[in-house]
Annotation
Glycine riboswitch aptamer from an Alphaproteobacteria bacterium, 90 nucleotides, folded computationally.

RNA sequence: CCAGCCGCCAAGGGAGAAACCGGCCUCGCGCCGGUGCCGAAGGAGCAACCGCCCCGGUAAACUCUCAGGCAGAAGGACCUUCGCGGCACA
Numbered sequence: 001c002c003a004g005c006c007g008c009c010a011a012g013g014g015a016g017a018a019a020c021c022g023g024c025c026u027c028g029c030g031c032c033g034g035u036g037c038c039g040a041a042g043g044a045g046c047a048a049c050c051g052c053c054c055c056g057g058u059a060a061a062c063u064c065u066c067a068g069g070c071a072g073a074a075g076g077a078c079c080u081u082c083g084c085g086g087c088a089c090a
Base pairs, nucleotide, nucleotide: 004087005086006085007084008083010081011080012079013078018035020034021033022032023031024030036070037069038068042066043064044063045062049057050056051055
């Protein structure tokens, strides 16, 4: 000398897994059924620790796959940048 946190908008980046099988069809992987699979929308669960200690609170990118997804598109946690608003000034 510089900066930080939260929320919102916009832009950019953004993985994984059958273009599976059968049937129908308006021939669009569109609809129905069936298995197999993925985890980074959302959701659910758990440790240390804490407490009022029979019990409860509490985390994730971990786990589970309810939901969602498995050509493309869309979506997509998260990251970066711009702007706006609030808090803060180490």
Rfam family: Glycine riboswitch aptamer. From the family's description: This family represents the bacterial glycine riboswitch. Its family is annotated with glycine biosynthetic process in the Gene Ontology.